RNA sequence: GAGUCGGCCAGGCAGUCGCGCGGCCCAGUGUCGCGAGGAAAGUCCGGGCUCCACAGGGCAGAGUGCCAGGUAACACCUGGGGGGCGUGAGCCUACGGAAAGUGCAACAGAGAGCAGACCGCCGCGGCCUUCGCGCCGCGGUAAGGGUGAAAGGGUGCGGUAAGAGCGCACCGCACCGCCGGUAACGGUCGGUGGCUAGGUAAACCCCACUCGGAGCAAGACCAAAUAGGGGAACAUUGGCGUGGCCCGCGUCGUUCCCGGGUAGGUCGCUAGAGGCCGCUGGUGACAGCGGUCCCAGAGGAAUGACUGUCCGCGACAGAACCCGGCUUAUCGGCCGACUCCU
RNA sequence: GCCGACAUAGCACAACUGGUAGUGCAACUGAUUUGUAAUCAGUAGGUUCGGGGUUCAAGUCCUCGUGUCGGCACCA
Numbered sequence: 001g002a003g004u005c006g007g008c009c010a011g012g013c014a015g016u017c018g019c020g021c022g023g024c025c026c027a028g029u030g031u032c033g034c035g036a037g038g039a040a041a042g043u044c045c046g047g048g049c050u051c052c053a054c055a056g057g058g059c060a061g062a063g064u065g066c067c068a069g070g071u072a073a074c075a076c077c078u079g080g081g082g083g084g085c086g087u088g089a090g091c092c093u094a095c096g097g098a099a100a101g102u103g104c105a106a107c108a109g110a111g112a113g114c115a116g117a118c119c120g121c122c123g124c125g126g127c128c129u130u131c132g133c134g135c136c137g138c139g140g141u142a143a144g145g146g147u148g149a150a151a152g153g154g155u156g157c158g159g160u161a162a163g164a165g166c167g168c169a170c171c172g173c174a175c176c177g178c179c180g181g182u183a184a185c186g187g188u189c190g191g192u193g194g195c196u197a198g199g200u201a202a203a204c205c206c207c208a209c210u211c212g213g214a215g216c217a218a219g220a221c222c223a224a225a226u227a228g229g230g231g232a233a234c235a236u237u238g239g240c241g242u243g244g245c246c247c248g249c250g251u252c253g254u255u256c257c258c259g260g261g262u263a264g265g266u267c268g269c270u271a272g273a274g275g276c277c278g279c280u281g282g283u284g285a286c287a288g289c290g291g292u293c294c295c296a297g298a299g300g301a302a303u304g305a306c307u308g309u310c311c312g313c314g315a316c317a318g319a320a321c322c323c324g325g326c327u328u329a330u331c332g333g334c335c336g337a338c339u340c341c342u
Numbered sequence: 343g344c345c346g347a348c349a350u351a352g353c354a355c356a357a358c359u360g361g362u363a364g365u366g367c368a369a370c371u372g373a374u375u376u377g378u379a380a381u382c383a384g385u386a387g388g389u390u391c392g393g394g395g396u397u398c399a400a401g402u403c404c405u406c407g408u409g410u411c412g413g414c415a416c417c418a
Stems, first nucleotide, its partner, number of pairs: 001340009011310007019035006025028001037316001041327002044325005049215004056247004061211005066080005081095001082093004096206002101204002103200002118145002120141008153171006172195001173193005178187003219267004229258006238252004260417003274293008311314001343414007352367004361398001369385005391407005
């Protein structure tokens, strides 16, 4: 100088006046305390909580997909393996199965799946105004050319009429054994096989594992009001609770349309898989123990305005039941570890 | 707040099991007409909402965003 990874801050301080919630009493022009985020966002996953069987059986459906671990759980995280990129620190990775079956591959090309003679190469036969490296016919051949995203191992030697794993050596591949590893997998290891088995599963599908449904407008209680009216459908082999179906369980009228009424209050509502510090175990994610702290809770919905001062002149953005993740947006700046070049 | 659907030419819509993005109206040019409309012939117009991925190949399949639209209170 260039770069990689991890963590953190998110204008600070002071004054005045306001806003929301809670506490106190001398009860109002009172006082004290607290008052947005790392993403509060997208609502993409996972859980808590509530109601319906404390969630049951089967089909269908959805999701996940190398291995091991962490966790309440996960599609998240940690560690490891394989593959790819980078000189490197490091980064990315939907990464099970294509020798169970089915499907698809436009155009080009001779041929697109257990393939294929268009040109070329070679052999044999025939033809001739030209005896040629010509033309015609039959056959061999996948080494070469050409098409394509993709054409059924690669290089070399031998072999052959020309060729070809046809044979051999090396490399690659597949299978078996042994060794290392919990496993994925790896091996400078040994043997067998001339190579059989191309691509696509974010195509159907197969295999393994997971998943009941709805969502705080869940749900519970109190109060108020009216025409408990009309029509339609189905009714015990039924309807509803309960998203699709069957069974099972509970319940006995239910659903829809027209018409009518209310637009209030309380709870759920925030002390929690909680934050910070220390010790111990673990490579780590994390776990255990001890100490300490209380840190928004509204219902037209609060967190703002002004002044002074300092700096680097301040980005993205505003809680609405809660929590763990992922993803996306984000001015600047700080700290730590590491790599490469000079 | 919660749940769901959609986005293709100026407008309204197609596009099957992934294989050259089309149709109608509108626009433009020409013909017809004295002129216009209608009609006839022809032409142009596309980041398939944006980014990334899977595949030989993506409007279509997967994923992340952006925008638009719809539904959800209680009582009898």
Model confidence (mean pLDDT): 81 of 100. This is a predicted complex of two RNAs, RNase P RNA and transfer RNA, with 418 nucleotides together. Rfam match: Bacterial RNase P class A. By type it is a ribozyme.